This is a predicted structure of a 72-nucleotide RNA (transfer RNA) from Binataceae bacterium (SeqCode). Lineage of the source: Bacteria > Bacteria candidate phyla > Candidatus Binatota > Binatales (SeqCode) > Binataceae (SeqCode). Rfam family: tRNA. Gene Ontology term of the family: triplet codon-amino acid adaptor activity. RNAcentral records the identical sequence in 5 taxa.

Parts: sequence; C1' cells; structure tokens
RNA sequence: GCCCCGGUAGUGAAAAGGACAUCACGGAGGUCUCCGGAACCUCAAGUCCGGGUUCGACUCCCGGCCGGGGCA
Repeated sequence: GCCCCGGUAGUGAAAAGGACAUCACGGAGGUCUCCGGAACCUCAAGUCCGGGUUCGACUCCCGGCCGGGGCA
C1' cells in the first nucleotide's frame, strides 16, 4: 500500500429497510429480611464521524477514523 471482518448503554451480544433499538451482566431506587444475600418490581444509560439514497437507515452506498486478520 491493497483486500476481508468488525465498531450499538459501563461490559458482552441481538436487531440486517417499517423504529417504542432488545436481552444479559453491571449501576441506582424499592419490596422482602434482624442485617445482608437471593428473588421480584421500577429506573438511568447506546447506534464511531461526515455526506448520500429512501416516505423511512443500526441496517444500503461513498469517504474518513479506530480495532482485528490476510497478502505484499
């Protein structure tokens, strides 16, 4: 330098054109308990950046940045 894969709550993953973006762990509050833990209920927090296509974009296209792998 070229090619491939990936980037989504604090962490790990789903969602693959129709949206209220879902789940687990973690965090906060509550119920329970003598106190904790467990269990249950509630809450907060997210699409790497900039353009484009579309009625509609996490999703498709272009460029960039970052990480991993391959070739040279």